[in-house]
This record gives sequence, structure tokens and C1' cells, in this order.
RNA sequence: UGAGUACGAAAGAUGGUCGCGAAUGCCGGAGGGCAUUCGAGGAAAGUCCGAGCUCCGCAGGGCAGGGUGCUGGAUAACGUCCAGCGAGGGCGACCUCAGGGAAAGUGCCACAGAAAUGUAGACCGCCGGGCGCUUUCGCGUUCGGUAAGGAUGGAACGGUGCGGUAAGAGCGCACCAGCAGCCAGGCGACUGGCUGGCUAGGUAAACCCCACCCGGAGCAAGACCGAAUAGGGAAGGAAUGAGGCGGCCCGCUGACCUUCCGGGUUGUGUCGCUUGAGCCGUCAGGCAACUGGCGGCCUAGAUAGAUGACCAUCACCGCGUGAGCGGAACAGAACUCGGCUUAUUGACUACUCAUAGC
Repeated sequence: UGAGUACGAAAGAUGGUCGCGAAUGCCGGAGGGCAUUCGAGGAAAGUCCGAGCUCCGCAGGGCAGGGUGCUGGAUAACGUCCAGCGAGGGCGACCUCAGGGAAAGUGCCACAGAAAUGUAGACCGCCGGGCGCUUUCGCGUUCGGUAAGGAUGGAACGGUGCGGUAAGAGCGCACCAGCAGCCAGGCGACUGGCUGGCUAGGUAAACCCCACCCGGAGCAAGACCGAAUAGGGAAGGAAUGAGGCGGCCCGCUGACCUUCCGGGUUGUGUCGCUUGAGCCGUCAGGCAACUGGCGGCCUAGAUAGAUGACCAUCACCGCGUGAGCGGAACAGAACUCGGCUUAUUGACUACUCAUAGC
């Protein structure tokens, strides 16, 4: 200099003018006015997970259904995070993984191929016997043996080599892969070694099996005040059990429920609403996620929805000799948190690789 990898943090500052919302104080008979203070984000977004909170009576049991899925930890909880293990990728920093079980059972494995899971499979080839032809080599045919070679395929029932054999074959042996058992290390996933019998295809984001988790609806939840009032008529169902109970059954509860006709009333109301698994600093523990102690702080709460605009100076980036000119992303709270994902700007730090110079 170029090409990358990882991580955290930031998302301009100060002042002035005008404007908007809220709280508090003062003034005013009232509409309101004045002053002070405060007033969007790292994602406020998608609403994809997990919780708090609220209601459904308790949030109960079973079946069905759904989710998660290497190990250890963190956490209120999680499908999140941290540290590891294994596999795969990269020269490397490092990255990715829906990563339990295929010797419990079932299904599937297109096309090609003789044969696609069965104590499998003879198309060519190889070997042996019979018969026929041939002077011979051999050729044809038939009955057997054979998975070493060829051919098909993503995959052909372990691989390589030596022996063995009529030809072959874990048929025997050595090494390697895999499997089982034992020993050692590790909390564990797992790793290393020894021994054994010789061999077991893939697929579980196919059914299934195993382990763990899961009741439903959501702040338009829900509570209160105000206004109005009559619960009127008809039909059907109901203690032989309506409805609650949002898949079904059990259990619990126990009197109303459904449809139609007719009528009355209805506020931009109050609470929920922002003090919370809170934020900042510091110390301690831990590799880390995170946790604990101490001190300090209060930091939007609107309801048709406020949080904006302009000017000046400084800071940043680009251009220009210079005066100066231009630029600055994605995006806007709506009950609240913890995550994930997506959108996006310019820099910083650490590390890796390549090249060149000293």
C1' cells in the first nucleotide's frame, strides 16, 4: 500500500429567535396568560420469539396438537447469550451448522442399471464340467461356480496390499476406516490407548421413538365515574345440566343461553400510563455471558396524536492555491421490558494474508 476478519462505541456541540406538548408555580371572574423545567431511537421498524401486567372461576389431569433438540453455564424467561465439543469451509485472522435416535418398526431412494436393502444382484467378463464343430489354437451351446475386473448410478454391502484358489471371496493375515467392550483424561459433549468379532448403505426440516417445554385472549387487556334505563314481546333449548371451557374427554362450577321484533341512552371522561428484571459511576467475583455490594440520578407519556424550523460559531468529511463552496444516513414513541431480524452513515481499535522498502 492492497485485500480481508472480529469487536465495542457514536449517530455532532454550544448559543440565539420563533413554534408545539406536558408538569409545577403565579396571575385572571373566565376563555386564558406569564415564568421555570423536561420533551424519540439504536433500531422507536418487522411484530418473529420470551416475559411482566390484565381478564377469562382454579390455571387442574389425560388424549390430540405444537415447539425445542451436541455439552456445560447465564437469565425472570427464551427458539436468546457466553464458553466449549464435533463436523464442514477458508493459506490465515476467522466463519457456518435444524448438530438426539437409522443394530425399535414403517415408508422412500427418480433416471440409468442385471440388481437400490435382501442371508441382494450374473449384463459383459473370469473359471470348471457335459455336448457339438474343428488337424490344432479355439468357437458355439448348455449346466454350475464367481462380486476380483468392466459397465450404470449420488450411492452397488468396508478400503489398500500379501497369501490363497479352477476362478474368486474377511476365506486367512497386516495396516486403515467403522462398530462393540475395557482402561485413562475431562463435570460433560468428547479425546487418546488396548482388546475383540470381522462389517453394519442413505434419508428422521418422511412417519416415528426418546427427553424437555407449552391453557386462551390481549392495554381496543381491564377497572371506575358520568349519561340513559324496562330489560318489553315472540320462538327454541335447559337440573335428563344451559353457560363457563376458544380441539376432545375427565374433573370443577351451577341457571340461564340462542335467534327474531320493538324501544331508550351513549363522554374526543378518569385510571391503567410509566420507578423499572431501570440508568450512570465505582469496587469485587467470573475466561465470558452475567452477578453482587456501595454511591448518585429520575430521563417523553401524547389521544388524531407534541418532540419542529431558521440563524451564528466551532468540530467532522469532500473539493479548491486561497477567500470559500458543498455534504452529513436509516428513520418517529403509543402498556412495559429481554432478545432476534431487517434498514443505515462516517470513523476508531485489535488481528490476518499478500506485496514493496528500510
Notes: The prediction has a mean pLDDT of 76. Bacterial RNase P class A from Thermosinus carboxydivorans Nor1, 358 nucleotides, folded computationally. The model forms 96% of the base pairs in the Rfam consensus. NCBI's taxonomy places the organism under Bacteria, Bacillati, Negativicutes, Selenomonadales, Thermosinus carboxydivorans.